[in-house]
Context: one part of a larger RNA
RNA sequence: UGUCUAAUGUCUGAAAGGAAGGCGCAUUUAGUACGAGAGGAACGAUGUACCGUCGCCUCUGGUCAACCAGUUAUCUUACAAGGUAUGCUGGGCAGCUACGCGAUCAGGGAUAAUGGCUGAAAGCAUCUAAGCCAGAAACCCUCCUUGAAAAGAGACAUAAGGAGCACCUAUAGAAGAUAGGUUUAAUGGAAUCGGGGUGUACGCAUCAAGCUCACGCGAGAUGUUCAGCCCGCGAUCCCCAACAG
Numbered sequence: 001u002g003u004c005u006a007a008u009g010u011c012u013g014a015a016a017g018g019a020a021g022g023c024g025c026a027u028u029u030a031g032u033a034c035g036a037g038a039g040g041a042a043c044g045a046u047g048u049a050c051c052g053u054c055g056c057c058u059c060u061g062g063u064c065a066a067c068c069a070g071u072u073a074u075c076u077u078a079c080a081a082g083g084u085a086u087g088c089u090g091g092g093c094a095g096c097u098a099c100g101c102g103a104u105c106a107g108g109g110a111u112a113a114u115g116g117c118u119g120a121a122a123g124c125a126u127c128u129a130a131g132c133c134a135g136a137a138a139c140c141c142u143c144c145u146u147g148a149a150a151a152g153a154g155a156c157a158u159a160a161g162g163a164g165c166a167c168c169u170a171u172a173g174a175a176g177a178u179a180g181g182u183u184u185a186a187u188g189g190a191a192u193c194g195g196g197g198u199g200u201a202c203g204c205a206u207c208a209a210g211c212u213c214a215c216g217c218g219a220g221a222u223g224u225u226c227a228g229c230c231c232g233c234g235a236u237c238c239c240c241a242a243c244a245g
Stems, first nucleotide, its partner, number of pairs: 007158005015146004021051002024048005034039001052104005060098004067091005072085005093232001107141003114134004165245001166182005187241003191236004195231004203224005210217002
């Protein structure tokens, strides 16, 4: 662009894609059927391991150049506080992940080989010639994804307005797109509170190994202090920005 009114929503399902499953063991069936004995099943039911596939991050582990702490060299420098070496070390929420967690089932239809029923040609026989039955992880459904551009271009509902741009964003993200909000507002930021990470800040006071003839210096410890610092999380709150269009 089309689909013979723009638009929004809910569907149908032609068609396309998937392998989404595979396998082992144990218990029971059962010391049963069978067999003289020795020995010794199966259908079915239940549990579970492994491989594959899909999803997730509550737990466990990893990572975590957001963050916190210790520490080395050097520089700024007040002994405070910082910069650089993506320094080294110990932790680490969210996020992302596997080594972690969850799901991965039952059935139907038509058949193959094959086994049969009835049954003639051919008075018999014969699964086959007419007809009929059973029968496999393969096939078609059932399951998952896409799917009205399926030109035979579908259906239904709502209904006179709807959509897009713009602005604030994230459950989304290369750009588009998607999803949410725009004052009748908690969409983002700030603040406060909660929760979380680190592990007890600076300053001050007291004690103190040791050094020093002495004056004095003093690592470190304790208290103030579950502190200080920080947060990609949650809530509250219109303080700021969602204005003007």